[in-house]
This is a predicted structure of a 677-nucleotide part of an RNA (large-subunit ribosomal RNA, domain II) from Catenibacterium sp. It matches the Rfam family "Bacterial large subunit ribosomal RNA". The coordinates come from a structure-prediction model, not an experiment, and the mean pLDDT is 87.
Context: one part of a larger RNA
RNA sequence: GCCGGCGAGUCACGAUCAGCAGGCGAGGUUAAGCAGGAGAUGCGGAGCCGCAGCGAAAGCGAGUCUUAAGAGGGCGAAAUAGUCUGAGGUCGUGGACCCGAAACCGGGUGAUCUAGCCAUGAGCAGGUUGAAGUCGGGGUAAGACCCGAUGGAGGACCGAACCGACCCCCGUUGAAACGUUGGCGGAUGACUUGUGGCUAGGGGUGAAAUUCCAAUCGAACCCGGAGAUAGCUGGUUCUCCCCGAAAUAGCUUUAGGGCUAGCGUCGCGGCUGAGAGAGCCGUGAAGGUAGAGCACUGAAUAUGCGAUGGCCGCAUCCCGCGGUACUGAGCAUAAUCAAACUCCGAAUGUCACGGUGUCAUCUGCGGCAGUCAGACGGCGAGUGAUAAGGUCCGUCGUCAAGAGGGAAACAGCCCAGACCAUCAGCUAAGGUCCCAAAGUGCAUGCUAAGUGGAAAAGGAAGUGGAGACGUGCAGACAACUAGGAGGUUGGCUCAGAAGCAGCCAUCCUUCAAAGAGUGCGUAACAGCUCACUAGUCGAAUGACUCUGCGCCGAUAAUUUACCGGGGCUAAGCAUGACACCGAAGCUAUGGACAGGAAUGUGGUAGGGGAGCAUUGCAUGCAGCGGAGAAGCAUGACCGGGAGGGCAUGUGGAGCGCAUGGAAGAGAGAAUGCCGGC
Numbered sequence: 001g002c003c004g005g006c007g008a009g010u011c012a013c014g015a016u017c018a019g020c021a022g023g024c025g026a027g028g029u030u031a032a033g034c035a036g037g038a039g040a041u042g043c044g045g046a047g048c049c050g051c052a053g054c055g056a057a058a059g060c061g062a063g064u065c066u067u068a069a070g071a072g073g074g075c076g077a078a079a080u081a082g083u084c085u086g087a088g089g090u091c092g093u094g095g096a097c098c099c100g101a102a103a104c105c106g107g108g109u110g111a112u113c114u115a116g117c118c119a120u121g122a123g124c125a126g127g128u129u130g131a132a133g134u135c136g137g138g139g140u141a142a143g144a145c146c147c148g149a150u151g152g153a154g155g156a157c158c159g160a161a162c163c164g165a166c167c168c169c170c171g172u173u174g175a176a177a178c179g180u181u182g183g184c185g186g187a188u189g190a191c192u193u194g195u196g197g198c199u200a201g202g203g204g205u206g207a208a209a210u211u212c213c214a215a216u217c218g219a220a221c222c223c224g225g226a227g228a229u230a231g232c233u234g235g236u237u238c239u240c241c242c243c244g245a246a247a248u249a250g251c252u253u254u255a256g257g258g259c260u261a262g263c264g265u266c267g268c269g270g271c272u273g274a275g276a277g278a279g280c281c282g283u284g285a286a287g288g289u290a291g292a293g294c295a296c297u298g299a300a301u302a303u304g305c306g307a308u309g310g311c312c313g314c315a316u317c318c319c320g321c322g323g324u325a326c327u328g329a330g331c332a333u334a335a336u337c338a339a340a341c342u343c344c345g346a347a348u349g350u351c352a353c354g355g356u357g358u359c360a361u362c363u364g365c366g367g368c369a370g371u372c373a374g375a376c377g378g379c380g381a382g383u384g385a386u387a388a389g390g391u392c393c394g395u396c397g398u399c400a401a402g403a404g405g406g407a408a409a410c411a412g413c414c415c416a417g418a419c420c421a422u423c424a425g426c427u428a429a430g431g432u433c434c435c436a437a438a439g440u441g442c443a444u445g446c447u448a449a450g451u452g453g454a455a456a457a458g459g460a461a462g463u464g465g466a467g468a469c470g471u472g473c474a475g476a477c478a479a480c481u482a483g484g485a486g487g488u489u490g491g492c493u494c495a496g497a498a499g500c501a502g503c504c505a506u507c508c509u510u511c512a513a514a515g516a517g518u519g520c521g522u523a524a525c526a527g528c529u530c531a532c533u534a535g536u537c538g539a540a541u542g543a544c545u546c547u548g549c550g551c552c553g554a555u556a557a558u559u560u561a562c563c564g565g566g567g568c569u570a571a572g573c574a575u576g577a578c579a580c581c582g583a584a585g586c587u588a589u590g591g592a593c594a595g596g597a598a599u600g601u602g603g604u605a606g607g608g609g610a611g612c613a614u615u616g617c618a619u620g621c622a623g624c625g626g627a628g629a630a631g632c633a634u635g636a637c638c639g640g641g642a643g644g645g646c647a648u649g650u651g652g653a654g655c656g657c658a659u660g661g662a663a664g665a666g667a668g669a670a671u672g673c674c675g676g677c
Stems, first nucleotide, its partner, number of pairs: 001677006011094007020086005027049003033043003053060002063075004097235002100232001104225006115199009124189001126158003129154001133150006162186003166183002170179001201217001203213002238611006248261005262371002264368007277359002279356007291344001292342002297338003301334005309326001310324005374399007382391002404415003419591004424587003430581003433566003439578001442576005452568001458552002462549006469542003479536005485509003490504003515530001519528002592601003612666001614663002617660005623655002631650005637644002
């Protein structure tokens, strides 16, 4: 891993059900106990529920309480149905659907491992160094001291056994749950070791690391309390039919849990259809959003007038006077801005009433739930950075719980809601050259960029369309030839300033025309050039505005890789008309179920209903069976399904059908348990 078997809402006692079945009924029923077969049943009426309520109570009573009250008001009566048993749903108390802790407590077992200690034993090749002391000699007044010899100290030195474990390789389903080879540290010591003994679990022991206490240690192991508890994770077994959610609010030591409400389902009522529901229409109402506005509150721009204050001048004995390119209240004009501004003010939505050739809900009570992590998309806001597949609200949709077609692939986008069958038809979104079903279809344009098939500010004689304004056969635009002058080097400034650093002025003359000069240039001049004019040429040309489609801007990491691919100049884009393809949509034909019909039948959590099968039991079947039971295997039969039957083989002794009743009653999942392979 596979196969087989086992494997999870049970039982007891209570409660509850405006549900189901049954008994009796203004009543219903017994409990313990006694008898009896551990029965059925009988006896047993204590008790319980109901038949009367009101009041805190005394108490009164179809009334009563409040109160001074014959008032008012509250709760009752007027009407009626209850009660007991059973099955079922749900709840409570119990392990209470099953498995699962980390832990806590009690009683025991452990120091044969290891830590420390006690008692008694044992071990340490060999080599080296040479302390004190002693002896001899020297030395001194005597010493100290010096030399030599002797001596043999040391947590001394080197190094085996022994003890350890610093480094690398190897090993790493090992030879080994800590090892091997090689090197390494200690090796007379706080050394190592044998045997016997002592200390025990919040305790021991510890040269201290929470270390060790039998391969286990921040509290050993075994058994027990024990099925601890688990608001957590996982799992929870046959079929079909009907309906079908929620991911919200409030509260919560609450936030991944709960309670009540909301939303689902089942039952009984209300209403039996203009009556309470939905939609639409009409009328009325509240409101302060979008927009707009500046009348308020604030913000804010320009100009004018300008208080106040400052500064300057004059005056100064007082009254002051004048100026100001400072400040700038306020006012005026013009033009603006605002979630917490409003003189105004929609649409939509909401409420009420009325109507309605639409749709079928709606509501009360009771049983049972689930839901309290939502996700994305469109629209309106907040937050954030007018970021996020961000976050938080509102509103609608889809997914969730929704299959099918489209978007290459793609829960949340587009189309569309799957009862079943069909080798029939029509369509939606989206498509019609090939992959690949259907137009290499039609008409008119556009694009040349593979734009299409990714992107901004910005840039450009790309190209199409529209508009308005100029110039032009009295010759334009472009090109070419020629001119482009004089006063004058204008004045100023300046070292210089001559058209061309800068400032001011910008005239006059000659002329076909020529600026006190458009640009380059010089130190300044010079030089080149332009405006402007003439000629040559001979028909268009210049500068704008709006707009369609394109161009540049354009750089990324495994592989072309920003059309799904091939490939396309349409098979791209725009507009128009036609045809076709295309889904589980619609239609056709047949069928099933629900419903009186119309019509309906996607579905998670969940509610409700109807069944199948398994194992005992009761009753029946003049049931079946060695002339072959169950089980197993195979097969083209029946049923809407769970399933049922028949035949053959195998097997070799039990088994079924009908009705009812009772459950150890259905397996694919639980890192499930046991076995086999």